Molecule: small-subunit ribosomal RNA
Organism: Kiritimatiellia bacterium
RNA sequence: UUUUAUGAGAGUUUGAUUCUGGCUCAGAACGAACGCUGGCAGCGUGGAUUAGGCAUGCAAGUCGAACGGGAUUGACCCGGUAGCAAUAUUGGGUCAUGAGAGUGGCGGAAGGGCGAGUAAUGCAUGGGUAAUCUAUCCUUAAGCUGGGGAUAACCUGGCGAAAGUCGAGCUAAUACCGAAUGUGGCCCGGAGGGGCAUCUCUCCGAAGCCAAAGGUGGGGAUCCGCAAGGACCUGCCGCUUAAGGAGGAACCCGUGUGCCAUCAGCUUGUUGGCGAGGUAACGGCUCACCAAGGCUUACGGCUAGCUGGUCUGAGAGGACGACCAGCCGCACUGGGACUGAGAUACUGCCCAGACUCCUACGGGAGGCUGCAGUCGAGGAUCAUUCGCAAUGGGCGCAAGCCUGACGAUGCGACGCUGCGUGGAGGACGAAGGCCUUCGGGUUGUAAACUCCUGUCAUGAGGGAAAAAGGUCUUCCGUGUUAACAGCGCGGGAGCUCGAUGGUACUUCAAGAGGAAGCCACGGCUAACUCUGUGCCAGCAGCCGCGGUAAUACAGAGGUGGCGAGCGUUGUUCGGAUUUACUGGGCGUAAAGGGCGCGUAGGCGGUUCCGUAUGUCGAGUGUGAAAUCCCUGGGCUCAACCCAGGAAGUGCGCUCGAAACUGUGGAACUAGAGCAGAGGAGGGGAGAGCGGAAUUCAUGGUGUAGCGGUGAAAUGCGUUGAUAUCAUGAGGAACACCGGUGGCGAAGGCGGCUCUCUGGAAUCUUGCUGACGCUGAGGCGCGAAAGUUGGGGGAGCAAACAGGAUUAGAUACCCUGGUAGUCCCAACUGUAAACGGUGCACACUGGGCGUGGGGAGUAUUCACCCUCUCCGUGCCGCAGCUAACGUGUUAAGUGUGCCGCCUGGGGAGUACGGCCGCAAGGCUAAAACUCAAAGAAAUUGACGGGGGCCCGCACAAGCGGAGGAGCAUGUGGCUUAAUUCGAUGCAACGCGAAGAACCUUACCUGGGUUUGACAUGUAACUGCACGUCCCAUGAAAGUGGGAUUCCUUCGAGGGUGUUACACAGGUGCUGCAUGGCUGUCGUCAGUUCGUGCCGUGAGGUGUUUGGUUAAGUCCAGCAACGAACGCAACCCCUGUGCUUAGUUGCUAACGCGUAAUGGCGAGCACUUUAAGCAGACUGCCUAUUUACAUAGGAGGAAGGUGGGGACGACGUCAAGUCAGUAUGGCCCUUACAUCCAGGGCUGCACACGUGCUACAAUGACCGGUACAAAGGGACGCAAGACCGCGAGGUGGAGCAAAUCCCCAGAGCCGGCCUCAGUUCAGAUUGCAGUCUGCAACUCGACUGCAUGAAGUCGGAUUCGCUAGUAACGGCGCAUCAGCUACGGCGCCGUGAAUACGUUCCCGGGCCUUGUACACACCGCCCGUCACAUCAUGAAAGCCGUCUGCACCCAAAGCCGCUGUUUGAACCCGCAAGGGGCAUAGGUGUCUAAGGUGUGGGUGGUGAUUGGGAUGAAGUCGUAACAAGGUAGCCGUAGGGGAACCUGUGGCUGGAUCACCUCCUUU
Repeated sequence: UUUUAUGAGAGUUUGAUUCUGGCUCAGAACGAACGCUGGCAGCGUGGAUUAGGCAUGCAAGUCGAACGGGAUUGACCCGGUAGCAAUAUUGGGUCAUGAGAGUGGCGGAAGGGCGAGUAAUGCAUGGGUAAUCUAUCCUUAAGCUGGGGAUAACCUGGCGAAAGUCGAGCUAAUACCGAAUGUGGCCCGGAGGGGCAUCUCUCCGAAGCCAAAGGUGGGGAUCCGCAAGGACCUGCCGCUUAAGGAGGAACCCGUGUGCCAUCAGCUUGUUGGCGAGGUAACGGCUCACCAAGGCUUACGGCUAGCUGGUCUGAGAGGACGACCAGCCGCACUGGGACUGAGAUACUGCCCAGACUCCUACGGGAGGCUGCAGUCGAGGAUCAUUCGCAAUGGGCGCAAGCCUGACGAUGCGACGCUGCGUGGAGGACGAAGGCCUUCGGGUUGUAAACUCCUGUCAUGAGGGAAAAAGGUCUUCCGUGUUAACAGCGCGGGAGCUCGAUGGUACUUCAAGAGGAAGCCACGGCUAACUCUGUGCCAGCAGCCGCGGUAAUACAGAGGUGGCGAGCGUUGUUCGGAUUUACUGGGCGUAAAGGGCGCGUAGGCGGUUCCGUAUGUCGAGUGUGAAAUCCCUGGGCUCAACCCAGGAAGUGCGCUCGAAACUGUGGAACUAGAGCAGAGGAGGGGAGAGCGGAAUUCAUGGUGUAGCGGUGAAAUGCGUUGAUAUCAUGAGGAACACCGGUGGCGAAGGCGGCUCUCUGGAAUCUUGCUGACGCUGAGGCGCGAAAGUUGGGGGAGCAAACAGGAUUAGAUACCCUGGUAGUCCCAACUGUAAACGGUGCACACUGGGCGUGGGGAGUAUUCACCCUCUCCGUGCCGCAGCUAACGUGUUAAGUGUGCCGCCUGGGGAGUACGGCCGCAAGGCUAAAACUCAAAGAAAUUGACGGGGGCCCGCACAAGCGGAGGAGCAUGUGGCUUAAUUCGAUGCAACGCGAAGAACCUUACCUGGGUUUGACAUGUAACUGCACGUCCCAUGAAAGUGGGAUUCCUUCGAGGGUGUUACACAGGUGCUGCAUGGCUGUCGUCAGUUCGUGCCGUGAGGUGUUUGGUUAAGUCCAGCAACGAACGCAACCCCUGUGCUUAGUUGCUAACGCGUAAUGGCGAGCACUUUAAGCAGACUGCCUAUUUACAUAGGAGGAAGGUGGGGACGACGUCAAGUCAGUAUGGCCCUUACAUCCAGGGCUGCACACGUGCUACAAUGACCGGUACAAAGGGACGCAAGACCGCGAGGUGGAGCAAAUCCCCAGAGCCGGCCUCAGUUCAGAUUGCAGUCUGCAACUCGACUGCAUGAAGUCGGAUUCGCUAGUAACGGCGCAUCAGCUACGGCGCCGUGAAUACGUUCCCGGGCCUUGUACACACCGCCCGUCACAUCAUGAAAGCCGUCUGCACCCAAAGCCGCUGUUUGAACCCGCAAGGGGCAUAGGUGUCUAAGGUGUGGGUGGUGAUUGGGAUGAAGUCGUAACAAGGUAGCCGUAGGGGAACCUGUGGCUGGAUCACCUCCUUU
């Protein structure tokens, strides 16, 4: 440079946000399992658990061309017997056949299975053997001569149930044993070459030692032989010696290959040497002796076969090691050797043990972790199949035999892959289902229907096509040979051999005919509705759904996804950069060691020369095959298979490079250190000295209190305190100076002096020459509390005692008071040991202080000023940070080294270990449980936080309530019912502007059932409804009788009855709702657009300074504008004008009356009701930038003139389903409806709101005056008359500025004279009036009589700031009447006070803290009680592993012995002897076993400790706000509990004040 490949996120903490951080999901994979479902084919794959036990069959034999022997069968010949014969049978001979067993050879060490053990005698990779072996096979050289003695089989005799065994006799070999020969080999010596110490190769020399086996085929001469045949020749096989090769095996070395340090020390054949033994071979492999070494990721424990590879991943990695392949290990458990080329031997041997089986009880047999199969255990894994046809293996010359290796088939959707379940057309958008706003939509071209196709499956045919070549026979060529035999090799022809399998494939036939399910549908995550259910049943991966409208449960319809599968569960990787090499962090989120010195280690300044450890390049060997990738090919494709390539990032060897690193050498001075100088300092240790104060003691003065607190009390004091003076004693601490000032590594250090002593800074540059930085372990220092011993003890003060406070008060407060605090010696070793910030070095804008040193300028000397180095602070640029913040004293940019973190809780706990006298410290888990825990910042809300401001909020006043009687409402009680609702403010004279019946909803009793009321349909009547009469009844109602319509004649209207739809419900839900209303609050607030700031929530605007009743206005300002609110616009009222003038008015004129606007007249005034004017801080003065404020003028009115209507965004799930409306639910001869009576009025009691009073500012009596606003026809009613009166009679006038209803306090007089009264009027009696069908329960009013409580009201509390309060009356609505003393209005008379904002209450703005956000009626801690779960301790008990010591000691190797036995060899005539071997005996070692004593680990365990979780339990209220005593950390004591107290420390404390510093001027 090119090419290729290549990384996705989401949900969940919050009211919202950013971050940290965990949990969860989407993907891929599997030797899987489970649920539902299931058509076919190909290729793979299938006991993962109990290396648990196994019935049965098979899995290793073969060779007659090594050997003896030969059952059996057949043929032929000769006889016998039976038969007429064929024939059958039998004896002998010959030939052929050759079973079973045996001797012998080779193979049973391979193949096959499994993974227990093994963390290294293993495996992987790369090397080494000069330290080795190797049967069969191949090549080369040489040889195979001549003898001997046995022994199985066999025969025979015993023993035994069997397995088996003992004896006697015979016999063969390629079995065994001597001898000969020696190409050669071994051994010894010498020479040469090579090498890596020992050595090795070649050559030469030499005494000695070492072999063998035969079988079979063919053959022409010669020889032997009666013959067969042999010698001989030759081929093949075999045997022996030696060399080499190939393959195999063995040993050694480097590197790599789990977890735990709560395993830190291990080791005596251990480490080395010398010698010997042993082995194929090196070696402590073994032994004797000598030395005292060796290892450190050791030793120990747990887990595990290793690898090629497999899965995942972008990769780096992580997890795994099924199938296939390589290596290792194992074969019932443990030990042991033998044989052999090879084993310490899966289907061999011996011994011990466990188990199973046989037994005649004396003894024996066995080993599926081979293939099938069986039982067991388990969630779970197949046929007791076929065949040696192929591939391969063993034996054999070969034919061949054997082969559960292997090849095949079967079973299992276990996996991968392919195919199918049909295709095209088809709208009336069929039916059915589902939904519906009832119109329709959807299922849906889907179906039906029409036309096609024929894969797979089914049936019938074809089909030895492919997988295969080899033996044998024969022919040809060639080699060997004397040979044309024979044999080997090559070629041709012929014969024979197939488990799968009549399979693959193919042809034909028929017919859409036989072949679709599973999961999901709240978000993540593609896909929505209805019904049922009602915090139930259930779902759930996380968040979370379900308490009557569930897209989340269950069912259905529809939809989405995948599809012969689909889901679930489990596991692994991924996502997770959540262990971070790639690729993380540590101020506050988890995380810097309390601090230093320093060991190992890691890292390390400048220059030169060398070297080549790391590093880099090239070549080469290896990295098995399979797998992955690429290319090509074969099965119709694919999966699958074949061939080739690439890759295999690794290791070894050779060559090269020399920048960097390492290393060797030589130098340097910038790091570091040493020396010199003058200064600063609460640095450390010791000794001495000092004054103030507290307390005590003594003495004096002096008298009744002192002390203490929020207030008190305990305490002290007449035995004289406190106070005061003097003297003395004693201990502890050092005011002022004093300071974000100094010193020290940190802890820490403060009166003064002396002695000893450490460190740092500055200046000078002289010396050394990298001597440096960091620092695991280690060592030392280390506040306070605490411990031990000895002193000391003034004050203070845990514990303790008493007094208070309190519901309690184991506290806070007070009075006392002991340890302790102090000193010496010794321990302890922890703190919020904090800058919550490890150490060192370098670099990166500044400003302002302050401490120390130096230089310059300057000065008489100084100060100031400038520069510089070190320290210590504040503010801030860039940068960094989640933000807060940090910012040359970094939390910036880099380097080096150390420590530490990985969700919260459990827990800094348990166990173990180490330390400590103890208290305790250090190190440090797990089970279980949660989906969060957390950091910073934001908006609110809240605070027994702060600031500012307002309000009849307080204060200042006036009048009340709370006491009495009555009225009224409520609670409670009562009741058949006392209907219902309203419940702090914001329910309680409220709904109710009228409960005797009605109302009325409640109760009792009596009735009705399409209904008291509405609409529709059908049928009937063709009559009406109705009216009248009678009976019954409390009425409603029921029963009976009489009478009875219009019409266009269609039957319509109306009506009744019956039936069906339906009516009806003051039944429930105001927490399903609409609407309306209350409240904060007539408080001044609440928001938006754009811009800007912030990662963001959000902020800004709206804050700030003034001002206002006001977010009212002004100024300023990253804001500029705007909206809803405020104000104004509207109404009433206060002044004037204009218009209009009756029913109003009457000034002037006139008439009239006893008198009156009564009349004419008029509209001036009053007034009425329409419009307009007026007031706007407009003017002046002062202050002011402005707004505005204060004062003044004018004016009827002056700073919103007074009053009303008007109520922002929102809050309280506030109130109302009973005013109406309305979803859902419920009742339907009743929860509907009608009627009578009763109740809502009930009365031991409590509360609210009122009225009337308690009197002289008054009561009573008499006289006399002035309103407004209203109402009036089923009405208001005048004058008149009657009645004491309520009222009655009567009725002028008036549908109203016309008539009517209308004042009282007041004023003028009289009387009463302070008393329960000439006050007050309750209660009660009698007599009445009115309304009304009706005043008993239960109306109002009148008269007479009666004459109760009450003499101004406790704690507490309410209203009101001017035409207001207070006092006085009048009217109206509702209404027949009335409980009205209530409500809504009207006018009359008509005050007092406000210094002021400290406090109470409410509100607004700003700010602050917060662990609150359902928002303080919040949150939340601990004990106790109950239930469940896991866990620690525990007397012990049980199991398992293991160390040490000792006992016993099988089999067996080795050693010794060997009197037993023995054929081979030697001597000997022989007997016999020798030699050799051997039974037996014995010794060392030693498995299993036993005894004792330790250690590790697991289970269980009465009891016990804490922990976690749980709906509403109990006690308190510790924490969060100043959380009501600021909190927290360490430590000690105490207490039911949270906790409290002492002591030292921290700010992660609010508030106020002060100091310092900073910013601005």